[in-house]
RNA sequence: UAAGUGAAUCGGGUGAUCGCGGGAGUAAUCCUGAGGAAAGUCCGAGCUCCAUAGGGCAGGAUGCUGGGUAACGCCCAGUGGGGGUAACCCUAAGGAAAGUGCCACAGAAACAAACCGCCUAAUUUUUAGGUAAGGGUGAAAAGGUAAGGUAAGAGCUUACCAGCAACUAGGUGACUAGUUGGCUAGGCAAACCCCAUCCGGAGCAAGGCCGAAUAGAAGAGUAGGAGCUGCCCGUUCCGUUGACUCUUGGGUUGGCCGCUUGAGGUAUUAGGCAACUAAUACCCUAGAUAGAUGAUCAUCCAAGACAGAACUCGGCUUAUAGAUUCACUUAACAA
RNA sequence: GAGCCAUUAGCUCAGUCGGUAGAGCACCGGACUUUUAAUCCGGGUGUCCCGCGUUCGAGUCGCGGAUGGCUCA
Repeated sequence: UAAGUGAAUCGGGUGAUCGCGGGAGUAAUCCUGAGGAAAGUCCGAGCUCCAUAGGGCAGGAUGCUGGGUAACGCCCAGUGGGGGUAACCCUAAGGAAAGUGCCACAGAAACAAACCGCCUAAUUUUUAGGUAAGGGUGAAAAGGUAAGGUAAGAGCUUACCAGCAACUAGGUGACUAGUUGGCUAGGCAAACCCCAUCCGGAGCAAGGCCGAAUAGAAGAGUAGGAGCUGCCCGUUCCGUUGACUCUUGGGUUGGCCGCUUGAGGUAUUAGGCAACUAAUACCCUAGAUAGAUGAUCAUCCAAGACAGAACUCGGCUUAUAGAUUCACUUAACAA
Repeated sequence: GAGCCAUUAGCUCAGUCGGUAGAGCACCGGACUUUUAAUCCGGGUGUCCCGCGUUCGAGUCGCGGAUGGCUCA
């Protein structure tokens, strides 16, 4: 210098005028007012109500190991596998001898395989038996290569390699290394399924208080209905003094709380490889309810992308013009 | 706020258990006809909404996204 990898930050600034939401104030006036994703609503929680939520079946989710966390399908550190020259990146990664199913076409055969070939025997253009070395098919062919061995062959035997099991050593563990053994029954579980772990339901229109209105009106059906989700059981409440469902005709549809101080943020120190945790100090940073956060002008630059709160957090995913910083890798050149 | 469904040819839709994507109408070419329509013969014209993955192989299975629609409170 070029190409690349990883991590992080910003994402228009300043001023003037007019205007909008919230708060303080008698008033003048003052203070404050969107994001890294506020988005998708894909996970996990808080909070609130329902019996502090009982039993079984069904259903759903997760799936290497260890740790973090309020919790998670998230994060961190590692193991195995794959990709890259490398920095580094990706990984839904339990079980296929529990069972079932599928493996099109081709091929003899897609799981306990004899089509051609090879060998032996006989009754020799044929039949019977042995044989997985060779041919051919296929994405995949019964461990691979070489030597011995044999009638021909074959893990039948040996060496190396791959896989499996046991033992020993290391590691918390996934696993790794070594030794020994028999020679080995394909692939798919993001097919059903099995195993392990987890899951009660609903959602701020939750829910609570005040106010207004009002007639537990009329007609019909009916013995069940609701808490309580798909089903069953169990249990509580209401119901033949008519609950509940349908139809007809009416009333109300306002205010306050929940509502922003929270698993909050920033800095330092300590522990930890890290995620993260603890202690101390400081800070308060939108809260609307038809829904505010905008418009115009001036000026600077790199000429401004994706996009806008609606109960609140932790993550994930997706969108995002451009700018900046740090660490590392490879190649070339120079000293 | 909560939940569900669909996307395949120009249009409307099939596609079971993963194995060469089809039907009707429309369209194109030819025949018949003076010509057109009708009729007959022939033809498939396709990014299976997009991306990544699982698999030998994906319209189909899994995940993420886009668009459209529906239901409930």